This is a predicted structure of an 87-nucleotide RNA (c-di-GMP-I riboswitch aptamer) from Paenibacillus sp.
It matches the Rfam family "c-di-GMP-I riboswitch aptamer". Rfam describes the family as follows. GEMM was predicted in a large-scale screen for bacterial structured RNA regulatory elements.
Of the family's consensus pairs, 95% are formed in the model.
Lineage of the source: Bacteria > Bacillati > Bacilli > Caryophanales > Paenibacillus.
The coordinates come from a structure-prediction model, not an experiment, and the mean pLDDT is 86.
RNA sequence: AAGCGAGAAGGGCAAACCUGUUGAAAAUCAGGGACGCAAAGCUACAGGGACUACCGGUUCGCGAACCCAAGUCAGCCAGCUGCCGAA
Numbered sequence: 001a002a003g004c005g006a007g008a009a010g011g012g013c014a015a016a017c018c019u020g021u022u023g024a025a026a027a028u029c030a031g032g033g034a035c036g037c038a039a040a041g042c043u044a045c046a047g048g049g050a051c052u053a054c055c056g057g058u059u060c061g062c063g064a065a066c067c068c069a070a071g072u073c074a075g076c077c078a079g080c081u082g083c084c085g086a087a
Stems, first nucleotide, its partner, number of pairs: 004085002012037002017032004022027001035075001041080003047077002049073003056067005
């Protein structure tokens, strides 16, 4: 240095849910709260996948159905970077 991840050290993040907030929605932000996480750090026009459908389009007949991302998700896979140091 790389690989690897411990009954180590210093620590870190924060699921569901609740309250408030923004949004058409998915979901976001703040507070509480911890299910968990060795990258649960960053990246969404570097790639795959998933979610929603305002706007738009098509169909049907008065109310809906379907399609669509430039919106959203990194705690889905993935790319990049990083603390510590036992076996």